The RNA shown here (Bacterial RNase P class A) has 350 nucleotides. Model confidence (mean pLDDT): 75 of 100. It was read from a public genome assembly, where an Rfam model found it. It matches the Rfam family "Bacterial RNase P class A". Rfam classes the family as a ribozyme. About the family: Ribonuclease P (RNase P) is a ubiquitous endoribonuclease, found in archaea, bacteria and eukarya as well as chloroplasts and mitochondria.
[in-house]
RNA sequence: CAAGUAAGGUAUGUGAUCGCGGCUGGCAGAACCGAAAGGGGCCAGGUGAGGAAAGUCCGGGCUCCACAGAGCAGGAUGCCGGAUAACGUCCGGCGGAGGCGACUUCAGGGACAGUGCAACAGAAAUAAACCGCCUGCUUUUGCAGGUAAGGGUGGAAAGGCAGUGUAAGAGACUACCGCCGUUCUGGUAACAGGACGGGUCCAUGUAAACCCCAUCCGGAGCAAGACCGAAUAGAAAACUAUGUGGCUGCUCGUCACGUUUUCAGGUGGGUCGCUUGAGGCUGCUGGCAACAGCAGUCCUGGAUAGAUGAUCACACACGACAUAACCCGGCUUAUCGCUUUGCUUGUUGU
Numbered sequence: 001c002a003a004g005u006a007a008g009g010u011a012u013g014u015g016a017u018c019g020c021g022g023c024u025g026g027c028a029g030a031a032c033c034g035a036a037a038g039g040g041g042c043c044a045g046g047u048g049a050g051g052a053a054a055g056u057c058c059g060g061g062c063u064c065c066a067c068a069g070a071g072c073a074g075g076a077u078g079c080c081g082g083a084u085a086a087c088g089u090c091c092g093g094c095g096g097a098g099g100c101g102a103c104u105u106c107a108g109g110g111a112c113a114g115u116g117c118a119a120c121a122g123a124a125a126u127a128a129a130c131c132g133c134c135u136g137c138u139u140u141u142g143c144a145g146g147u148a149a150g151g152g153u154g155g156a157a158a159g160g161c162a163g164u165g166u167a168a169g170a171g172a173c174u175a176c177c178g179c180c181g182u183u184c185u186g187g188u189a190a191c192a193g194g195a196c197g198g199g200u201c202c203a204u205g206u207a208a209a210c211c212c213c214a215u216c217c218g219g220a221g222c223a224a225g226a227c228c229g230a231a232u233a234g235a236a237a238a239c240u241a242u243g244u245g246g247c248u249g250c251u252c253g254u255c256a257c258g259u260u261u262u263c264a265g266g267u268g269g270g271u272c273g274c275u276u277g278a279g280g281c282u283g284c285u286g287g288c289a290a291c292a293g294c295a296g297u298c299c300u301g302g303a304u305a306g307a308u309g310a311u312c313a314c315a316c317a318c319g320a321c322a323u324a325a326c327c328c329g330g331c332u333u334a335u336c337g338c339u340u341u342g343c344u345u346g347u348u349g350u
Stems, first nucleotide, its partner, number of pairs: 001346010012315007020048002023045005032039002050321001054332002057330005062221004074217005079093005094108001095106004109212002114210002116206003130151002132147006159177002162174003178201001179198008225272004234263006243257005279298008316319001
């Protein structure tokens, strides 16, 4: 330099003016709205979205309800060790697969508990003789038997390969490899390496098919929930019946019931929950790492019809995806560009 690989960072900037939502301070503490609770004025200062605020797919905090214990059903997860509040997340390993390599990738338990499925092709798909080979008979042709070494089909054809053996063959027998069992060594473990034994090594694949085994899981969610509290339905006490109202202008008749206080209740409304938190930044220590501990320092949206905007000027690289609604840890998806660091490869140059 080129090609690649892994892990990050940043997210137009600066200034002015006018607005909007919180907060703090000062003045006023009045008008106004409301039954009350409460809201509400003016001025100044400071502050006000994201790496994904998104999808709402997992996990937790928090809140209310339920809950003696156990089981069924249902769901999720599934090599080993660790991290964490927890996880289906993350880190480090092991094994399989891919790559020359850096590195990437895998829901990676069980198919001798049972069930299901396997198109087409092929003679045959869990069960074998189509061709071929060999033997016998037979007239060239064929018939009967043996045979899974060879051909052909297929994703898959009764472990592979070489030899012995045989009429031809075959784990029928032998060596090596694979597989299974026992055992030794190393490792926390997954696992790796070695030794010995086993030929009925009776048989394919599929479990993000049913299923089996192991582990975990109570339900609903901030419109959770707590408090204050007009109204309407309700309860009690006191007072009232020579009362009031409708039909009806009057009489009769008939129908309906009032006022005050206290309580219960909790709709419209209001307050809280609400943002100081498993928090951010810097440094040191432990750890390969995820992460943990210690010290210092910082405070950084909290609305409820819902603010974070508009205009102007300047600069350039001309600006992507996208806008909080209880909070946090992840995952997934979207994204104009710019940029940092480690590492790998090479008929390159000095």